[in-house]
RNA sequence: UGCUCAUCUAGAAGGACGGAGGGUUCAGGCCCUGAGAAGUCCUGGCAACCCCUGCGCUGCUCCCAUGAUCGGUUCAGGUAAGGUGCCAAUUCCUGCCUCGCCAGUGAGCGAGGAAAGAUGAGUG
Numbered sequence: 001u002g003c004u005c006a007u008c009u010a011g012a013a014g015g016a017c018g019g020a021g022g023g024u025u026c027a028g029g030c031c032c033u034g035a036g037a038a039g040u041c042c043u044g045g046c047a048a049c050c051c052c053u054g055c056g057c058u059g060c061u062c063c064c065a066u067g068a069u070c071g072g073u074u075c076a077g078g079u080a081a082g083g084u085g086c087c088a089a090u091u092c093c094u095g096c097c098u099c100g101c102c103a104g105u106g107a108g109c110g111a112g113g114a115a116a117g118a119u120g121a122g123u124g
Base pairs, nucleotide, nucleotide: 001124002123003122004121005120006119007118008117013043014042015041016040017039021032022031023030026095027094028093029092044087045086046085049083050082051078052077053076054075056073057072058071059070061068062067091116096113097112098111099110100109101108
C1' cells in the first nucleotide's frame, strides 16, 4: 500500500506538558475549544474484533470399539493472560441513486442503498 469479509444510533476521562485550533479530505451546515484545541506522555476506563474458558455439534487421521490427537463451528460466559481498538455529538448532519409523504417548482420529512472513511480479522 492493494484486495476480501465483518462491524460502525450502545459504551467509556482525569492529570502533566503544550499552546490555537479541532470535528478524515472538499463544500455547506452545525458544534467543541483560552473554563485551554491538535499533538505527546502518564494513569484510569469502555468494549469484546482477535483471544481465553465451557457444553454441544462436526471434519481428517488413529483405534475392533467406548474413545484419542488436531482442526472447524452454534451458543453461553470471561477480561485473569496476550494483540489491537476506542473513551463529545449516529462515522455530528447533508452532498450521489431509488422509493414514499407533504406540497406545488423549490425545498422539507422519512426509508433503503451507493460512495468515501474508521476499526478489526484474513490475504497478496
SAM riboswitch aptamer (S box leader) from a Bacteroidota bacterium, 124 nucleotides, folded computationally. The model forms 97% of the base pairs in the Rfam consensus. Its mean pLDDT, the model's own confidence on a scale to 100, is 80.